The RNA shown here (transfer RNA) has 67 nucleotides and comes from a Patescibacteria group bacterium. The organism belongs to Bacteria candidate phyla, within Bacteria.
């Protein structure tokens, strides 16, 4: 370090981009490029708070440093 299918933001006040998907358009067709749209048990359990991805413990995965 664990957050959308991937790659990654988000330091207490509505979960969020890129890409990747669907759907419209556009065209002779296809790509590209434009509109929209869907998709989240925020590793697990607690525990403080009026309110926890965000702050505490425990756990468990994964990658890294010293001895």
């Nucleotide at each position: 370090g664990g957050u959308a299918g991937c790659u990654c933001a988000g330091u207490g006040g509505u979960a969020g981009a890129g890409c990747a998907g669907a759907g419209g358009g556009u065209u002779c067709a296809u790509a590209a490029g434009c509109c929209u749209c869907g998709g989240g048990u925020c590793a697990u359990g607690g525990g403080u708070u009026c309110a926890a991805a965000u702050c505490c413990c425990a756990u468990u995965c994964u990658g890294g440093c010293c001895a």